[in-house]
RNA sequence: AGAGUUUGAUCCUGGCUCAGGAUGAACGCUAGCGACAGGCUUAACACAUGCAAGUCGAGGGGCAGCGGGGGAGUGGCAACACUUCCGCCGGCGACCGGCGCACGGGUGAGUAACACGUAUGAAACCUGCCCGCAGCAGGGGGAUAAGCGGAAGAAAUUCCGUCUAAUACCGCGUAACAACCGACGGGGGCAUCCCUGUUGGUUCAAAGGAGCGAUCCGGCUGCGGAUGGUCAUGCGGCGCAUUAGCUAGUUGGCGGGGCAACGGCCCACCAAGGCGACGAUGCGUAGGGGUUCUGAGAGGAAGGUCCCCCACACUGGUACUGAGACACGGCCCAAACUCCUACGGGAGGCAGCAGUGGGGAAUAUUGCACAAUGGGGGAAACCCUGAUGCAGCAACGCCGCGUGAGUGAAGAAGUAUUUCGGUAUGUAAAGCUCUAUCAGCAGGGAAGAAAAUGACAGUACCUGACUAAGAAGCCCCGGCUAACUACGUGCCAGCAGCCGCGGUAAUACGUAGGGGGCAAGCGUUAUCCGGAUUUACUGGGUGUAAAGGGAGCGUAGACGGCUGCGCAAGUCAGAAGUGAAAGCCCGGGGCUCAACCGCGGGACUGCUUUUGAAACUGUGUAGCUAGAGUGCAGGAGAGGUAAGUGGAAUUCCUAGUGUAGCGGUGAAAUGCGUAGAUAUUAGGAGGAACACCGGUGGCGAAGGCGGCUUACUGGACUGUAACUGACGUUGAGGCUCGAAAGCGUGGGGAGCAAACAGGAUUGGAUACCCUGGUAGUCCACGCCGUAAACGAUGAAUACUAGGUGUCGGGGAGCGACGCUCUUCGGUGCCGCCGCAAACGCAAUAAGUAUUCCAUCUGGGGAGUACGUUCGCAAGAAUGAAACUCAAAGGAAUUGACGGGGACCCGCACAAGCGGUGGAGCAUGUGGUUUAAUUCGAAGCAACGCGAAGAACCUUACCAAACCUUGACAUCCCGAUGACGGUGCCGUAAUGGGCAUUCCCCUUCGGGGCAUUGGAGACAGGUGGUGCAUGGUUGUCGUCAGCUCGUGUCGUGAGAUGUUGGGUUAAGUCCCGCAACGAGCGCAACCCUUGUCCUUAGUAGCCAGCAGGUAAAGCUGGGCACUCUAAGGAGACUGCCGGGGAUAACCCGGAGGAAGGUGGGGAUGACGUCAAAUCAUCAUGCCCCUUAUGGUUUGGGCUACACACGUGCUGCAAUGGCGUAAACAGAGGGAAGCGACCCUGUGAAGGCGAGCGAAUCUCAAAAAUAACGUCUCAGUUCGGAUUGUAGUCUGCAACUCGACUACAUGAAGCUGGAAUCGCUAGUAAUCGCGGAUCAGAAUGCCGCGGUGAAUACGUUCCCGGGUCUUGCACACACCGCCCGUCA
Repeated sequence: AGAGUUUGAUCCUGGCUCAGGAUGAACGCUAGCGACAGGCUUAACACAUGCAAGUCGAGGGGCAGCGGGGGAGUGGCAACACUUCCGCCGGCGACCGGCGCACGGGUGAGUAACACGUAUGAAACCUGCCCGCAGCAGGGGGAUAAGCGGAAGAAAUUCCGUCUAAUACCGCGUAACAACCGACGGGGGCAUCCCUGUUGGUUCAAAGGAGCGAUCCGGCUGCGGAUGGUCAUGCGGCGCAUUAGCUAGUUGGCGGGGCAACGGCCCACCAAGGCGACGAUGCGUAGGGGUUCUGAGAGGAAGGUCCCCCACACUGGUACUGAGACACGGCCCAAACUCCUACGGGAGGCAGCAGUGGGGAAUAUUGCACAAUGGGGGAAACCCUGAUGCAGCAACGCCGCGUGAGUGAAGAAGUAUUUCGGUAUGUAAAGCUCUAUCAGCAGGGAAGAAAAUGACAGUACCUGACUAAGAAGCCCCGGCUAACUACGUGCCAGCAGCCGCGGUAAUACGUAGGGGGCAAGCGUUAUCCGGAUUUACUGGGUGUAAAGGGAGCGUAGACGGCUGCGCAAGUCAGAAGUGAAAGCCCGGGGCUCAACCGCGGGACUGCUUUUGAAACUGUGUAGCUAGAGUGCAGGAGAGGUAAGUGGAAUUCCUAGUGUAGCGGUGAAAUGCGUAGAUAUUAGGAGGAACACCGGUGGCGAAGGCGGCUUACUGGACUGUAACUGACGUUGAGGCUCGAAAGCGUGGGGAGCAAACAGGAUUGGAUACCCUGGUAGUCCACGCCGUAAACGAUGAAUACUAGGUGUCGGGGAGCGACGCUCUUCGGUGCCGCCGCAAACGCAAUAAGUAUUCCAUCUGGGGAGUACGUUCGCAAGAAUGAAACUCAAAGGAAUUGACGGGGACCCGCACAAGCGGUGGAGCAUGUGGUUUAAUUCGAAGCAACGCGAAGAACCUUACCAAACCUUGACAUCCCGAUGACGGUGCCGUAAUGGGCAUUCCCCUUCGGGGCAUUGGAGACAGGUGGUGCAUGGUUGUCGUCAGCUCGUGUCGUGAGAUGUUGGGUUAAGUCCCGCAACGAGCGCAACCCUUGUCCUUAGUAGCCAGCAGGUAAAGCUGGGCACUCUAAGGAGACUGCCGGGGAUAACCCGGAGGAAGGUGGGGAUGACGUCAAAUCAUCAUGCCCCUUAUGGUUUGGGCUACACACGUGCUGCAAUGGCGUAAACAGAGGGAAGCGACCCUGUGAAGGCGAGCGAAUCUCAAAAAUAACGUCUCAGUUCGGAUUGUAGUCUGCAACUCGACUACAUGAAGCUGGAAUCGCUAGUAAUCGCGGAUCAGAAUGCCGCGGUGAAUACGUUCCCGGGUCUUGCACACACCGCCCGUCA
C1' cells in the first nucleotide's frame, strides 16, 4: 500500500465483499507448564444460610456470665468439695454516655442536567477529628436508663409505679480582640460593597478522668491554618423538525420568610415579561470524565477492569439526629412482594463477600488471614475490618518456556502416485553419540518484619539422582490468498466471505497422500475502527452516471471597492497559572527474560490571566469615485394591459342555376343526397385564428408574446459625465408570477375535439384509419401550482488566442445611393489553451478564481405508506421503513441485428424453358409392427445419404446350438513331423472321426518352420462418450475478405492502414490520405478443350502410284490429310478511335481459330455452426471377460392402416407401332470380353475364331430422316398388377434376384396451396459406357447426338459484401423484455 465483483472487451460512476487490528466475549476441535492481569455485558429479577461496624470500664450506674480474693456454714484427719454472702480485684453481657456508623465496599436504574469536564468567582458560605496562637474552667439544680416491683401481648414490643449516677441535661456568675445594634474616623475595591481604628449598648462558656507522683488524656471561648464540602458563572461533549412554538411562580421588581449562604427557594403585592430557527418545547436514547480500540492524521466507535466526580440502595415520599445524611447493613409513612402468627398483630430488604434459584450463548469458592497496607474506637494493650493481602476454579486475555539436539542414504519398510522407468513422504524414521528446560522424585530453603508477630507456604529459589522419556494440535490449499495430486460422488450429497463450484475425467463437495499457515492453541460467530476520499475540515460532487429550486422580488444571515487616522474582538508573539494520579512516548532500573512493576523526563495540541504587535478581518471616524444608482439626449422591439377595427377562410341560413351522386380510404363502409345534396352564384349570421412578410430575427425573469389603430405602462441598450457616494452580491424562511390539462360561477360556441356512438382493420382491436360528436378549447372573475417548466447547465463579479455571420446603437476614414476600420450591448456557428470518464464545453465555459443559495450519497420497494400543511375537488408539498438484489448506471469500442439509409453482387427476383406437388412403380426416411425389423445421418448443410450394389456371406440385429488363453498378436514349456490337399462317415451346421499323400537346413549336437496340448501374462469388443480427442468431411462460400510488423492517434477497449474518389469478377488496379510495408486469400502458375506449327507414323489414315476383292486400307507403298502424343506458337487491352483526371479502367473497331479471367476443371483465407463421424482408421477415460468376446444354422435388415423427400414411366398425334436406311464419343475386357456359325418366338444355349487389345471384342448407338398405319378414344396411349411357362447367375432364388415369352391390362386425359433447376453448346431431349458386382440400377459417375427461349431492369423476396446510422442485443432478434394467470 490494496484486491475481487456490473462488460464480448474498455474507461468511469457506484455499491457489495475481502486481506489488518481489537474484545469483560461465546461456540467447535484440541490441550504440557509457569508469571501477570481480568471474569453476570442478560433479570436495578427474587433471595435460604453465614459473615461484611464497631469500640471505649482511663465518662457513669452497675454485676447477668467467667476468673481471682475474702467472710460465714456443712462434710472431711487433711488436701479439698459443696452451700451462702461481699463488686474487693481481673474483667464484663445488657444499660446511660462519648466517638464512629455520612468512610470503606456495591451498582449504573434514573439523569440531556451546572450531572460531568475545563476555566473562573463566592466582597454570598460551612467545616467534627488535626495543626498553630491567645485566654478560661467559679458555684449550683432537677431528672432518667439499667436495676427492683407490677401489668398487657402468641410474639415483636409496650405501659405503670419506684430508686440512682455521669465527660448525659439545665439555670446563675465571670469573659472578649467573638456576634449583633449605634456613633466618629482611615484605607481599598469589582456594581451591590470590603478591610480596619476608637467608643457605647445587648447576648453567649466549660467536664472531668488516669496516675503514688512527675505528668498525661480530655473540656470551653476566640482568631488563623489545613482538609473536606456547598453555591454561582463562561465554554464543551446526542438523535429526531414526520417535535415549531413553549411558559402563570412563568420573567422581572419591591417587601418579607427560610437557609451555612445567594436566589421565586417560598409567600404577599406590582409590572408583562422570559425562552425559541445560533433549534425553545416535546419525544427517544444515555451516568460523565481521565482514558480504551482503531486510524498516517483529522476523525470514528466505546466508557468493562483501575482512578476522579455524580446518582441510587425493594418502589415512591417525608423528615429526625448530627460538623457532615434527607443516611446501602438508621427512623417514619404509603404501596408491591416474601416470611411468622394464637388472625388481634408483627418481621424483612445481598446494586457488601461468598452462595442459591431464575434469565441467558455466557461469567468463579457458602476458602485462609488480619502477617502486610489502610480504616474505626481506645491513653494503651487491644478489639473490629468479605476494605485488603492471599489461595481456589475456567486457555478468558497478554507474556515466557517445553514437547529434544547432533550425526545418519541401503535414499529401508509402509503409504500415496506413476508415462511402471520412477517420484514423493525423506535425514524424516531406525541406528549411533549427547543433553535435561518443564513435569515427576529427594534434600536444602528465603525476602516480604523495625525487637516480637507470616495467611500465602515447605511457596519462590538452589542442589542432587533419574529416563528421550510424560507433553501437538487446529485451520486452510479455485481467484482474492501462501499452499496439488489421486480416488469416490455425478446440479445428488454438499461447499460458499465475494465472485461462484457440483449435470462422469471436480486442484472449489467427501476421503487419502502431499503441501501452506499459526501453534497450546487453532478456527467460527458477534461487535467496533480501518481499508471507505463511500458524508470528503484535512478530502467529493451536481450538462448526460444520484444531484440546479419552474422563475423573479426580497427579510434574516453570509460575503463585500479605494485612501487616511484610531481601537484591539478575531489573529500573532512572550511570560505565568492550571491541565490530579494512573495511562501514552522516551531513558534508566527490578522480577532469570518478557508480559508486569517501579523511577526520572516529555507530552497532554485545552482553558485562564497578563504584557506587547497592528499587516489582514472586525469596529469607529474622515474622505474618494473605478462598483451601484439618478439626471439629460436618442433610437429598436410579437414586452404588458384595455378599447376599437380589418380582410381571407371554415361552417350555418335564405334565394337562384343544376342533377345524381357526394364524401371518405391502402381498399371500403358508416354518413349526406331525388323532401334535390356535392358543385356554383348572390345576400346574410356567427365565432375563432391572424397566410405572405417570417429570419438558429426581436422582446420578456421564467411561463411566454405575431393582422391593424389608439390610450396607459414596465424593462433593456447607446451617448453624455451634471448628481449621490459602496447605497453592492447572494438570499434560508416569506411574497409574487407561473404552459397545458383540470375545478367553480356567469357568458359564448364557427372550426377542432377527450368521453361516447357507428363503420372499417384484426385472432381479438375498449387503438392506429373513417363518419359523427359532448365536455373543453374562447371571454370575465376566482382556484389549482404542476411539466422532458430543458441549455436536462442556479445567480453575481473578474480574468484567459482567434475566425466568421446576424440584430440594435455610437465613433473614425474613404474614391461615399456604399465600403473599410473600431467600440458597446444581444444572438448563432467554428476553433486554441485549459477542463472532462468520454461525449463534448470552449469569452453566452462544463476553463482559471471568489461569494452566496439549492441539492446528491447503490438499485428496487417509492416519490409509495403514515403524519402534517395547502386545495372545492383532482391532487400538490414534505417524505420513511420492513423486505429484497449484487448489481443498477454513464460514455465510448467491436460485432451481430433493424418491417434504418446509401452503394454493389448472385438463376436472388423479373423475363423465359422444363419440372416437382395429383397417378403407378422404384428408392430413402419417419411412424407403426416385430424375437429382430442392427447402427449412424435431422432445416438449408438428414431423407437414390454412409451403402461403387443385404438371397448365404456381408451383418454389426434376433432365435437356437456350441467354444473359453480363445477366430487374431507376442512370450514360456511339452509333444509331433507335419500343416495342408483328396476321398469317405457323421451333424441342422460348426466342432468331430477314418483312410491316403507329403517338410527344410545341419558341423549330426541341434536349428528353422508348422501343427497340436498346457499354464498365465494377455487377446477380443461395430460396447458408451464426436460434449474428452486426432484425422477426415460438410456449410457460409470460390463470398472477397481475414490479419500482422513498425509508426501515429486514443487513459483504454480499440482506431488508422483496410476509410475516401473512381474502377474491377476480385482488398483487381489507379489517385488521394499518418501512414509505410508485409502475410494468408483473389489472380497467375497446373489439367482439359478450341487454332496453327514442329517431331514421330503402328495396331491409326489413304490424296497421289501400283496390285486386288462380291465388298472392304485387304496388300505393296506413303505419312500429304484425319488422328494419335510429345514439344512449341498464340491473347498481352498489344494496335486504332472515343470517354475518363494526361490514371486505373470502360465503350467501339481492326486483325484473329479464339478478345478483354475464351469455355470447363482442380484449387476453399481467418474463422462460424461444442455441425458430422469413437461403425473407415487412430485414440484418452469408463464398461464386459465361460461374455457386451468367438463359431455356426435359420431368420431379420425386403414387414405395412399411413406421412414425407428424391427419382423413373406416363397421361399421348412435336405421338404410338411397323418396315427398311444413316451418323458418335468416352470407356471396359483374362476366374475376362467373346466374333462367325447352329438351335430356340425369346431370355439364352452349343461350338469356340480373335484379343492382356488405336489390331480382337462388348457394340445395336438412339433421337433423326423416309415410307406405311392408327385419328382423339382410357385408345394400336399407358404399362402397374396378376396367371402360366421359361432362361441365367449362384452350394442355394420360399421368405428375397434379374431377364424372357404368352396372357391379363390398374391408376392416369398435364396435376390445389406451394415449390425446384437452368443464361449457351446451357436448358430440354436422345441414346452409349463405366465403377461396385457370381447375379441383381429407374441410383451414382462419365460420354457424345439433336439443340432452344429469355434477361426491360434491380422496386420487391432470399443470400452475401462495403460504408453509415440506431440499439436497453453480446447464448448476439430463434435476442432482450412487459403485463396477466397458474
Model confidence (mean pLDDT): 85 of 100. Predicted 3D model of a 1382-nucleotide RNA (small-subunit ribosomal RNA) from an uncultured bacterium. Its Rfam family is "Bacterial small subunit ribosomal RNA".